Background:
A computed fold for a 72-nucleotide RNA from a bacterium, annotated as transfer RNA.
RNA sequence: UCGGGGGUAGCUCAGUGGUAGAGCCAUCGACUGUUAAUCGAUUGGUCGUGGGUCCGAAUCCCACCCCCCGAG
Numbered sequence: 001u002c003g004g005g006g007g008u009a010g011c012u013c014a015g016u017g018g019u020a021g022a023g024c025c026a027u028c029g030a031c032u033g034u035u036a037a038u039c040g041a042u043u044g045g046u047c048g049u050g051g052g053u054c055c056g057a058a059u060c061c062c063a064c065c066c067c068c069c070g071a072g
Stems, first nucleotide, its partner, number of pairs: 001071007010024004018055001026042005048064005
């Protein structure tokens, strides 16, 4: 430099145009001799950045940034 994959909650990841979700973590509560386990509830998001298309974009298009793999 070229090709491919990826960037979404604190962490691991879903989400292929119409209200952004799960598990774990955290907080609170239930359970009990206590802890752990289990159960319930709650908090938490400028969807990498900037533009474009569209009535409507995490999703489609363009540029850029970062990470991984491959080629040279």